This is a predicted structure of a 78-nucleotide RNA (transfer RNA) from a Thermoplasmatota archaeon.
RNA sequence: GGGCCUGUAGCCUAGCCUGGAUUGGGCGGCAGUCUCCUAAGCUGCAGAUCGCGGGUUCGAAUCCCGCCAGGUCCGCCA
Numbered sequence: 001g002g003g004c005c006u007g008u009a010g011c012c013u014a015g016c017c018u019g020g021a022u023u024g025g026g027c028g029g030c031a032g033u034c035u036c037c038u039a040a041g042c043u044g045c046a047g048a049u050c051g052c053g054g055g056u057u058c059g060a061a062u063c064c065c066g067c068c069a070g071g072u073c074c075g076c077c078a
Base pairs, nucleotide, nucleotide: 001074002073003072004071005070006069007068010027011026012025013024020058029045030044031043032042033041051067052066053065054064055063
């Protein structure tokens, strides 16, 4: 330098192919409940620029373009 894959709450992950409003789940956090107390369990709540920018579209996490970061393979130099 080139190809491919990945980027979604504090952490992990589904959704992307085939566009549809306010993005689902687990762990964690907070509150309540339960308990003699704690933990566990149960209930509820909060928490998301969907890596960044642009484009297409009535509508983009999803499609297109560029860039950034990480991983991987190939090539070049040594």
Its Rfam family is "tRNA". The family's RNA type in Rfam is transfer RNA. From the family's description: Transfer RNA (tRNA) molecules are approximately 80 nucleotides in length.
Its mean pLDDT, the model's own confidence on a scale to 100, is 81.
The sequence was found in a public genome assembly.
The organism belongs to Thermoplasmatota, within Archaea.